[in-house]
RNA sequence: CUUAUCAAGAGUGGUGGAGGGACUGGCCCGAUGAAACCCAGCAACCAGUAUCAUUUUUUAAAUGGUAUAUUGGUGCUAACUCCUGCGGCGUAAGCUGAGAGAUGAG
Numbered sequence: 001c002u003u004a005u006c007a008a009g010a011g012u013g014g015u016g017g018a019g020g021g022a023c024u025g026g027c028c029c030g031a032u033g034a035a036a037c038c039c040a041g042c043a044a045c046c047a048g049u050a051u052c053a054u055u056u057u058u059u060a061a062a063u064g065g066u067a068u069a070u071u072g073g074u075g076c077u078a079a080c081u082c083c084u085g086c087g088g089c090g091u092a093a094g095c096u097g098a099g100a101g102a103u104g105a106g
Stems, first nucleotide, its partner, number of pairs: 001106006011039001013038003019029003023085001025083002040077003045073003048068009081100001086097004
């Protein structure tokens, strides 16, 4: 940089000790213990495995669909990506598109 997803799901565990929720402004979480690490779990993006279909240079391979979570690579485990920051509709509440961000794959 390109592309897909972001309304679901997941701990009354151990170590640790004061911070954390990207940033802005809010609003929250936190000594009835934050961050971080370990363990556990969730999920199913990639690989793997099983199966079906199609194609081809047909003992096989490639591509696509479906299933699985036994194995590997990430990720995730307060609040819609906690809300918001630019625009549209609306008296407002609110709805909606974009941006930004996060994660995977390339």